[in-house]
The RNA shown here (Bacterial RNase P class A) has 358 nucleotides and comes from a Bryobacteraceae bacterium. RNAcentral holds the sequence, with entries from ENA.
RNA sequence: CGCACCGGACGGGCAGUCGCCCGGAAACGGGAGGAAAGUCCGGUCUCCACAGGGCGGCGUGCCGGCUAACGGCCGGGGGGAUCCGCUCAAAGCGGAUUUCACGGAAAGUGCCACAGAAAAUAUACCGCCGCGCACCCGCGCGGUAAGGGUGAAAAGGUGCGGUAAGAGCGCACCGCGACCGGAGCAAUCCGGCUGGCAGGGCAAACCCCACGCGGAGCAAGACCAAAUAGGAGAGGAGAGGCGGCCCGUCUCGCCAGACUCUCGGGUAGGUCGCUAGAGCCGGCCAGUAAUGGCCGGCCCAGACGAAUGACUGCCGCCCGCAAGGGUACAGGAACCGGCUUACAGUACGGUGCGCUCG
Repeated sequence: CGCACCGGACGGGCAGUCGCCCGGAAACGGGAGGAAAGUCCGGUCUCCACAGGGCGGCGUGCCGGCUAACGGCCGGGGGGAUCCGCUCAAAGCGGAUUUCACGGAAAGUGCCACAGAAAAUAUACCGCCGCGCACCCGCGCGGUAAGGGUGAAAAGGUGCGGUAAGAGCGCACCGCGACCGGAGCAAUCCGGCUGGCAGGGCAAACCCCACGCGGAGCAAGACCAAAUAGGAGAGGAGAGGCGGCCCGUCUCGCCAGACUCUCGGGUAGGUCGCUAGAGCCGGCCAGUAAUGGCCGGCCCAGACGAAUGACUGCCGCCCGCAAGGGUACAGGAACCGGCUUACAGUACGGUGCGCUCG
């Protein structure tokens, strides 16, 4: 210098003119993001529900820590992948980076396409070996599971011995299980001893185990409150109905009643909720880190038919010989912590490899 990967950061700048939203009497001050997005997870807040227990349902799932909480983050363990070192090389060991739905398959049930002899009570197509028959091709019976073949996967691996051929049949090392000891909070790791060796895979099948979990969501919810219609109460002119044995009249009482007033519920509309907060910046301290503590400074949208815009000049970056053109993804809607997804381009740091120079 180039390539690849990883990590955190930035996300055009300055000025002018005219506008918009919020606060303020005014002057003036403030006015989208790293994702404001998807609404996937967790919480704050609000209303509703709620004795206790069981069953069911949903979610999470190695261990430890952080946190208000989480399916998030940090650290560790184990498995995989890539690279490097030791080594002639392989195996192995060590290191770095990265990745994993990483509890249980020795509780039970179930499933495993195609191919294949056989997909889990093991089994035997070719082969190998023994015996018998046969002139030969071969056939029958038995042994075997080393080799071939099938498959995503075939009942430990390598080697030596052994055998008719073979086989944990015997042995060494590796792997695996039980036991013992040690290290660690733990996951787990290390060592010893022992057993020839349990026994395929799938729990993102049912299931088992452990832990957690009420529901709805700011259109939550609260307050003020028209017009019109309807409801309740009070008053209530004239006329009306009914009753006071019948008729008439008068009077009294009750009922209904236009209208008036008051009350209450809902709607339109308005106000609150609404943004000073698990807040931002800087420093110091504790911790490997996530994170936490202390000190100092700061106030940074709060709209609702929903403001944050338009134009101009200079500069930056990209394309172009130039004129000129372009400058990503995308915009709050109660708020906060995460995750995921989108993103032109810019530098910075780290790791590995290659080339070159000293």
A source record names the gene rnpB.
Rfam family: Bacterial RNase P class A. Rfam classes the family as a ribozyme.